[in-house]
Molecule: SAM riboswitch aptamer (S box leader)
Organism: Lihuaxuella thermophila
RNA sequence: CUCUUAUCCAGAGAGGUGGAGGGACAGGCCCGAAGAAACCUCGGCAACCAUCUGCACAAAAGCAGAAAGGUGCCAAUUCCUGCAGGACAAUAUUGUUCUGACAGAUGAGAG
Repeated sequence: CUCUUAUCCAGAGAGGUGGAGGGACAGGCCCGAAGAAACCUCGGCAACCAUCUGCACAAAAGCAGAAAGGUGCCAAUUCCUGCAGGACAAUAUUGUUCUGACAGAUGAGAG
């Protein structure tokens, strides 16, 4: 980097260095000199994988719990929308809402 698969309306920040950007992309809307990104320290959230325990089983898969080793995460639903369709309202092009897809992020597995 590509592919497969699961999840994405919950949750959780202080200090130091740094010095103007950041929220993937586009539009919007936000965050930011009362200090952005990035890095470091400490803290926290969650429970995907691994571990352990119990149940169940021919085996594999499975269910429940513990704990926190490997990741991940700690403004706003993935901040909202983007493509297609349905419903409704106004109306001739928009708005609201629902469903699905696309894109993205993260885990696990494969190449």